[in-house]
Context: one part of a larger RNA
RNA sequence: ACCGACGAGUUACUGUGUGAUGCGAGCUUAAUCCCGUAAUGAAAGUUCCGGGAGCAGGCGUAGCGAAAGCGAGUCCUAAUAGGGCGAUUCAGUAUCAUAUAGUAGACCCGAAGCUGAGUGAUCUAUCCAUGGCCAGCGCGAAGCUUUCCGAAAGGAAAGUGGAGGUGCGAACCCUUCAGUGUUGAAAAACUGUGGGAUGAGCUGUGGAUCGGAGCGAAAGACUAAACAAACUCAGAAAUUGCUGGUUCUCCCCGAAACAAUUCUAGGGUUCGCCUCGGGUAACUGAAGAGUAAGGGUAGAGUGCUGAAUGGGCUACAGGUCCAUACUAGGAUGCUGAGCCCAACCAAACUUCGAAUAUUACUUUUUUUAUCCCGGGAGUAAGACAAUGUGGGCUAAGCUUCAUUGUCAAGAGGGUAUCAGCCCAGACCUCCAGCUAAGGUCCCUAAGGAUAGGCUAAGUGGUAAAGGAUGUGAUCUCGCUAAAACAACCAGGAUGUUGGCUCAGAGGCAGCCAUCAUUUAAAGAGUGCGUAACAGCUCACUGGUCGAGCGAUAUUGCGCCUAAGAUGAACGGGGCUCAAGCUUAUUACCGAAGCUGAGGGUUCGUACCCGCAAGGGUAUGAGCGGUAGGGGAGUAUUGUCUAGUCGGUUGAAGCUGUACCGUAAGGAGCAGUGGACACUAGACAAGGAAUUAUGUC
Numbered sequence: 001a002c003c004g005a006c007g008a009g010u011u012a013c014u015g016u017g018u019g020a021u022g023c024g025a026g027c028u029u030a031a032u033c034c035c036g037u038a039a040u041g042a043a044a045g046u047u048c049c050g051g052g053a054g055c056a057g058g059c060g061u062a063g064c065g066a067a068a069g070c071g072a073g074u075c076c077u078a079a080u081a082g083g084g085c086g087a088u089u090c091a092g093u094a095u096c097a098u099a100u101a102g103u104a105g106a107c108c109c110g111a112a113g114c115u116g117a118g119u120g121a122u123c124u125a126u127c128c129a130u131g132g133c134c135a136g137c138g139c140g141a142a143g144c145u146u147u148c149c150g151a152a153a154g155g156a157a158a159g160u161g162g163a164g165g166u167g168c169g170a171a172c173c174c175u176u177c178a179g180u181g182u183u184g185a186a187a188a189a190c191u192g193u194g195g196g197a198u199g200a201g202c203u204g205u206g207g208a209u210c211g212g213a214g215c216g217a218a219a220g221a222c223u224a225a226a227c228a229a230a231c232u233c234a235g236a237a238a239u240u241g242c243u244g245g246u247u248c249u250c251c252c253c254g255a256a257a258c259a260a261u262u263c264u265a266g267g268g269u270u271c272g273c274c275u276c277g278g279g280u281a282a283c284u285g286a287a288g289a290g291u292a293a294g295g296g297u298a299g300a301g302u303g304c305u306g307a308a309u310g311g312g313c314u315a316c317a318g319g320u321c322c323a324u325a326c327u328a329g330g331a332u333g334c335u336g337a338g339c340c341c342a343a344c345c346a347a348a349c350u351u352c353g354a355a356u357a358u359u360a361c362u363u364u365u366u367u368u369a370u371c372c373c374g375g376g377a378g379u380a381a382g383a384c385a386a387u388g389u390g391g392g393c394u395a396a397g398c399u400u401c402a403u404u405g406u407c408a409a410g411a412g413g414g415u416a417u418c419a420g421c422c423c424a425g426a427c428c429u430c431c432a433g434c435u436a437a438g439g440u441c442c443c444u445a446a447g448g449a450u451a452g453g454c455u456a457a458g459u460g461g462u463a464a465a466g467g468a469u470g471u472g473a474u475c476u477c478g479c480u481a482a483a484a485c486a487a488c489c490a491g492g493a494u495g496u497u498g499g500c501u502c503a504g505a506g507g508c509a510g511c512c513a514u515c516a517u518u519u520a521a522a523g524a525g526u527g528c529g530u531a532a533c534a535g536c537u538c539a540c541u542g543g544u545c546g547a548g549c550g551a552u553a554u555u556g557c558g559c560c561u562a563a564g565a566u567g568a569a570c571g572g573g574g575c576u577c578a579a580g581c582u583u584a585u586u587a588c589c590g591a592a593g594c595u596g597a598g599g600g601u602u603c604g605u606a607c608c609c610g611c612a613a614g615g616g617u618a619u620g621a622g623c624g625g626u627a628g629g630g631g632a633g634u635a636u637u638g639u640c641u642a643g644u645c646g647g648u649u650g651a652a653g654c655u656g657u658a659c660c661g662u663a664a665g666g667a668g669c670a671g672u673g674g675a676c677a678c679u680a681g682a683c684a685a686g687g688a689a690u691u692a693u694g695u696c
Stems, first nucleotide, its partner, number of pairs: 011104013026059003032053005038047003063070002073085004107245002110242001114235006125209009134199001136168003139164001143160007172196003177192004211227001213223002248633006259270004272379002274376006284369001285366009299352001300350002305346002309342005317335002319332004382407007390399002412423003427599004432595003438589003441573003447586001449585006460575001466560002470557005476551004487544005493517003498512003523538001527536002600623010634688001636685009646676001653672005659666002
């Protein structure tokens, strides 16, 4: 890992609802006792079952009041006033079943922890008692001896001496660094290296101190491989709003991820939304149409409120200037409140103002779909898309709202692949047909369809600002047979080197001016060039040639911009008057959609059969589904009753198998097996397993 087995809503009591049964203005016994049968026992006795007694009590038949109390009334009150709760109409009670709630371990498994009583210092921490151990080699304190110096105190030298938490270094103790080891040789080691090594040293034996306590040269360290409170047992099935798991089938309906509140936010309570039962049938509900309303959003506007640009006017405003002994005064390319003009802005502006939406009435359609009462829930993490907003960066597969859709709980077709996009809502069967979205060269079902354009970029088949004699269409303007545009031939001059500046400045560094003459034409000069000249060239003109040329604008499709790490930007092949884009037309393919044929089932209606339950025929509307509600069944084990032309002439079980049932499941036959089964009805559950968890 596989196979098999075990493994989770139970039981008691008390309520509530529904169903059933008995009795019924009543219903009912509890403890206990008695009788009977049976079991057990030697007996006494005990127990199951059945029957009887037992009226203590409980609920109901009357309420109101805090109560005394009164009573179809009562309470408040002075009240016969008014009001509250009742009566005036509605039956309960006992038991059983079922659903659910409460109290209990309460569907099952799972904490870390808390408390109590004990066990531990053979590990380790500290201490006590008594023992043991520390090769060898250095350094050489005090003291002492001798000599010398000194008046002395004392000092110096040599020798001796052998101090020290002294040096080097084995045993011993430790473990600095590195490597190995890391399912190890080892639940902490090995190898090399390293520290201490007469000391606060190491160590043997015995002893002492412990769980909120010990011990600690202090790291929250250590207290038996585990310590921010040891271990064992008990309270104990602690508690857990958290995670996981929770066992057969079919049928009908079918959510929510919102609101309020919560020491509340991943949990609850109430509402909303679902389901089941009962009642309600009305000008109730839903959808469409019409009529009538109110609104202040989108838009628009600037009269109000506010913001904000330019201009004009203007003062008893400010600044500056002039003038001035003071008071006064003058001026203004300045600032500027205010007023006017023009253009513009607003979620918290409105003299205006939609579409939608909402409400009322009328009408049409619609198997009451509405509403009320009661039982049972689940949900209260939502996701994306479109539209309208806020936050953010008009960022996010971001976040907060509103409306709608889909997913959630929805399969099928399309989008190569792809919960939330497009089409479309799957009861079952069919080797029948028509369509949707999307498609029709091949992969791959269906047009190498028809008619007309565009694209040359493999654009199509990723992207911006910006850029460009790409190319199609449309418009405007200018030049042109009095010869345009392009090309070629020729000219392109003179006053003059204009003046200034400057070392120089001669068309061409710079500043100023930019005239005149000769001309077919020629700028006081378009660019290159020189130190400055020179030189080349342009504008402008003539000639050759002979038909279109130039400049904008709008628009279709393309181009560049365009760099990433395995090769990857049509699904692939491949495609160019397309198999690309665009306009129009027509055919076909294409889904679990629709239709056809057959069948099943739910609900409603009508008819028939039947005492009833129910069955049949016709017809109408349905039959995706998670959480969840409701209904109907299957299997397993056992009990009771009745049965079986069940069983050694072969039961159960097992193996095989082409039969039946919508399914859970059920038969038949054959083999095996060797003694018990099965059917019908009723009853009771330790009643169903790919999955938590445990065992084999």

Predicted 3D model of a 696-nucleotide part of an RNA (large-subunit ribosomal RNA, domain II) from a Candidatus Omnitrophota bacterium. Its Rfam family is "Bacterial large subunit ribosomal RNA". The coordinates come from a structure-prediction model, not an experiment, and the mean pLDDT is 83. Lineage of the source: Bacteria > Pseudomonadati > Candidatus Omnitrophota.